[in-house]
């Protein structure tokens, strides 16, 4: 020059003028628990999106267990925690920077692999090849599975020797299976030894192995006013001790805890089913956090300890818009709603840093 890979940053038009909107804080005024002025002050995203995970909170509700159900799956750290994140092994992709991975188990069963094929699991001889014979250009019988052919996949590979022709039949090497040593927290990795050893392949097939899991949800709940009919029918348990008596104790059926069962609570009036009827108004949860920014240290690293500094939306038919100058390389995805941490998906156009290959010049 040129084609690539990896990281990271910052934007989201901006600036000033003027009227407007939502919170708040201070202050003034009034018809004072309510309104209404003036001034500071702060007001949507990197994804706010998807409801896919994983919590915090709030209630069931008082403490379990167990089966079914789901989730996850190499190792080893982080984290509040997860199916997220770092690093590391191992396989796959690429010339290479790098880049993907759903990554435990097929000797615990069981199922699948159409068709084609001679045969699809300890499953085979169609054409070959060899030897015999018969007799030609074929046939039979026997041996074989190196060669070809069917397929996504055919009795380990690749060479030699050895046979009638082959075949791990025998050697090497490689591959599996066993056992050692050596590094390494470990996954693993490397290296010695044995054994000819060959029931292959599939688990985002069922399945089996480790680990892990209540359950509804901010419309979750709490408090305040207010109005109806403290409505009407229909079912099902009421024993035993004690005791003047109210009552206390225990069994039992009921009712709750995602589904079942065990256990636990409640409960002597406790429940269940149907019909009607009223309110769906106002406060509150509601925004100070597993919070964000800087410094220093510890770590490969995710991060995590310390220090020091800020406060940064809280609407409820749902708040940030109009005008008019001026600047500019662009204006693309898209609006919070109880809160957080991660994925996933849409997406514009800058800058910056390392790294890889190719071609040319010095």
């Nucleotide at each position: 020059u040129g084609a690539g890979c990896u990281g990271a940053c910052a934007c989201a038009a901006g600036c000033a003028a003027u009227c407007g909107c939502u919170g708040u804080a201070a202050u003034c005024u009034u018809u004072u628990u309510a309104a209404g002025g003036u001034u500071g002050c702060a007001g949507a995203g990197g994804a706010a999106a998807g409801u896919c995970c994983g919590g915090g909170c709030u209630c069931c509700a008082u403490c379990g267990g167990g089966c079914a159900g789901a989730g996850u799956g190499c190792c080893a750290g982080g984290u509040a925690a997860c199916g997220c994140c770092u690093g590391g092994g191992g396989g796959g992709c690429g010339c290479a920077a790098g880049c993907c991975c759903a990554c435990g188990g097929c000797c615990a069963g069981u199922g699948c692999a159409a068709c084609a094929g001679a045969a699809a699991g300890c499953a085979a001889a169609c054409c070959g090849c060899c030897u015999c014979g018969c007799a030609u250009u074929g046939c039979g019988a026997g041996g074989u599975a190196a060669g070809g052919g069917u397929g996504a996949a055919a009795g380990g590979g690749u060479g030699a020797g050895g046979u009638a022709a082959g075949a791990g039949c025998u050697c090497a090497c490689c591959g599996c299976g066993c056992g050692g040593g050596u590094g390494g927290u470990a996954a693993c990795a490397u290296u010695c030894g044995u054994g000819g050893c060959a029931c292959g392949g599939u688990a985002a097939a069922c399945c089996c192995c480790a680990c892990u899991c209540g359950g509804a949800g901010c419309a979750a709940g709490g408090c305040c006013a207010a109005a109806u009919a403290g409505g009407a029918a229909u079912c099902c348990a009421u024993g035993c001790a004690u005791g003047u008596a109210u009552g206390u104790g225990c069994a039992c059926a009921g009712c709750g805890c995602g589904g079942c069962c065990c256990g636990c609570g409640u409960u002597u009036g406790g429940g269940a089913u149907u019909c009607g009827g009223g309110u769906a108004g106002g406060c509150u949860g509601c925004u100070u956090g597993a919070g964000g920014c800087g410094g220093u240290c510890g770590g490969u690293g995710a991060c995590g300890a310390u220090c020091g500094u800020c406060c940064c939306a809280g609407a409820u038919a749902g708040a940030u818009g109009g005008u008019u100058g001026c600047u500019u390389u662009g204006a693309a995805c898209a609006g919070a709603a109880c809160c957080c941490g991660g994925c996933u998906u849409a997406u514009g156009g800058g800058u910056c840093a390392g790294c890889u290959c190719a071609c040319u010049u010095a």